Predicted 3D model of a 142-nucleotide RNA (c-di-AMP riboswitch aptamer (ydaO/yuaA leader)) from Actinomadura barringtoniae. Its mean pLDDT, the model's own confidence on a scale to 100, is 80.

RNA sequence: UGGACGGCCCCGCCGAGUCCGCGGUCACGCGGAGCCGGGGAACCACACGUUCCUUUGGGGUGAAUCGGCCUCUGAGCAGGCCGUAGGGCAGCUUCCACGCCCGAACCCGUCAGCUAACCCGGUAGGCGGCAUGGAAGCCAAG
Numbered sequence: 001u002g003g004a005c006g007g008c009c010c011c012g013c014c015g016a017g018u019c020c021g022c023g024g025u026c027a028c029g030c031g032g033a034g035c036c037g038g039g040g041a042a043c044c045a046c047a048c049g050u051u052c053c054u055u056u057g058g059g060g061u062g063a064a065u066c067g068g069c070c071u072c073u074g075a076g077c078a079g080g081c082c083g084u085a086g087g088g089c090a091g092c093u094u095c096c097a098c099g100c101c102c103g104a105a106c107c108c109g110u111c112a113g114c115u116a117a118c119c120c121g122g123u124a125g126g127c128g129g130c131a132u133g134g135a136a137g138c139c140a141a142g
Stems, first nucleotide, its partner, number of pairs: 010129005018033006034123006044113001057111001058108004066083006086102004091138007
């Protein structure tokens, strides 16, 4: 001097996942506000007739859908690759461009369209440290 790792503070990103009060064995528990999700009328939609089919169940949160190819295999499961609907990226919002990423996972349990009143839940987790660039408006500083 550079790099890597760890701790604390601060600043930020994805996400609904924040704030306040009380308690605590300091893991968390209870309550409230805010935010988020589910169920749930009328109307509408669907359905109601015939044939076929009728576990190839159906549904929910989420951006995370839908394809093609390859490996393994008797087939499949599984794994990998390339795309893609869609989603994210530092003052905030919108638009444009291109740059960099994501394109998962889980839940309900045969059951749910929308849906006022009403009812029931969640409030996690994971990352980063000059942020990709331009325009308009707003905001902040000077």
Its Rfam family is "c-di-AMP riboswitch aptamer (ydaO/yuaA leader)". Rfam's curators write: This family represents a conserved RNA structure found upstream of the ydaO and yuaA genes in Bacillus subtilis and related genes in other bacteria.